[in-house]
Context: one part of a larger RNA
RNA sequence: GAGUAACGAAAAGAUCAGUGAGAAUCUGAUCCGCCGAAAGCCCAAGGUUUCCUGAGGAAGGCUCGUCCGCUCAGGGUCAGUCGGGACCUAAGGCGAGGCCGACAGGCGUAGUCGAAGGACAACAGGUUGAUAUUCCUGUACCACCAUAAUCCGUUAUGAGCAAUGGGGGGACGCAGGAGGGUAGUGACGCGGACUGAUGGAUGUCCGUCCAAGCAGUGAGGCUGAUGCGUAGGCAAAUCCGCGCAUCGUAAGGCCAGGCUGUGAUGGGGAGCGAAAACUAUAGUAGCGAAGGUCAUGAUCUCACACUGCCAAGAAAAGCCUCUAGCCAGGAGAAGGUGCCCGUACCGCAAACCGACACAGGUAGGCGAGAAGAGAAUUCUAAGGCGCGC
Repeated sequence: GAGUAACGAAAAGAUCAGUGAGAAUCUGAUCCGCCGAAAGCCCAAGGUUUCCUGAGGAAGGCUCGUCCGCUCAGGGUCAGUCGGGACCUAAGGCGAGGCCGACAGGCGUAGUCGAAGGACAACAGGUUGAUAUUCCUGUACCACCAUAAUCCGUUAUGAGCAAUGGGGGGACGCAGGAGGGUAGUGACGCGGACUGAUGGAUGUCCGUCCAAGCAGUGAGGCUGAUGCGUAGGCAAAUCCGCGCAUCGUAAGGCCAGGCUGUGAUGGGGAGCGAAAACUAUAGUAGCGAAGGUCAUGAUCUCACACUGCCAAGAAAAGCCUCUAGCCAGGAGAAGGUGCCCGUACCGCAAACCGACACAGGUAGGCGAGAAGAGAAUUCUAAGGCGCGC
């Protein structure tokens, strides 16, 4: 320079009360304002205790501060089923032997890793100051172990198991349109509370549900079935392939969203609503109505199912089947067992990446109403905020 610029989105605050040494800034109440395909909710990465409770105010907080993502202390993350591992493989990595190379090392077979891909068994409600598909309640499912009754088999007329092997399957693109269904939403009806100078009427507001599992049904889609033969599938095969015959165009089979019943004499539910104790508390404990019809309707689902197109759209395991083979026991309700890691909190942000409590950046899912073609736009719900002078 200068008590100057600045104090980081122009979404906006005001009043009262409380606490306190101290209040524009903390807390509560009543209004006002802002977002609402977000400035709400879930979740991955990343962060790593920032979460909750009590206390504090030196410093951090662009002012203040009784407050905080700050300081101190104490507490908090509970799983057979969620995510990962004890399963599988992709690009790619490593790589026994091997090949190459002055050394270092490079490449690579068998193999072994490698996931937001494949496979795989739990839902609803309640509860805490802080966790919950994890705790609790109710109702399930999966794998394995060991069995009662009973059944099958025991020396080949062999019950059962079964490949690191064969086959099937898993198994896949994009576009388009039509249909079924559901979530959701709206209206009427129904229930409750409030309103009501007396009764009634009226009006306003709020609510108007519930999963997995099990049983039944089955929109729709796909698909010929049986027998015989057989030289291919590196051995074998009753499997697959190939050939023939018979019967057949709809029966059977497979997949499948949903619906109905049950689950549920349960849960939830607007609303009603205590006692005790005052140092504190509770809208807590407890009680608990209605729950039907119609309309609309998805970007979700049936399902890459169908049709079309060309650029022609992973692999492996689980799974099914076939034998090779193993074998004297096997199946079987109750019953029992179920390992390791993650789980708090933020997560379009003051907690991540940007030196900052930074107008920047940050994968995925849900995403209501009125008007509207619409996730545009405007105003709102739930919910969250008024951007720390």
Predicted 3D model of a 389-nucleotide part of an RNA (large-subunit ribosomal RNA, domain III) from Paenibacillus durus ATCC 35681. Its mean pLDDT, the model's own confidence on a scale to 100, is 81.